The RNA shown here (transfer RNA) has 73 nucleotides and comes from a Chloroflexota bacterium.

């Protein structure tokens, strides 16, 4: 230098033929317990990497960029 993959909650990761964004773990509160853990119930979380484009509407499609990983040279 060229090619490909990935970027979503605090962490690990789903998701979608474009139409209000989810799970597990964790956190907080409550119940239970003599107390703790476990168990049960509830709650809070995100400008879906950045900037543009397409569209009535973009996490999803297109382009550029940034970061990480891999391959080739």
């Nucleotide at each position: 230098g060229c090619c490909g993959g990935c970027a979503u909650a605090g962490c690990u990761c789903a998701g979608u033929a474009g139409g209000c964004a989810g799970a597990g773990c964790g956190u907080u509160c409550g119940c239970c317990u003599u107390g703790u853990a476990a168990g049960c119930g509830a709650a809070a979380u995100g400008u879906c990497g950045u900037c543009g484009g397409u569209u009535c509407g973009a996490u999803u499609c297109c382009g550029a960029c940034u970061g990480c990983c891999g391959g080739c040279u």
Rfam family: tRNA.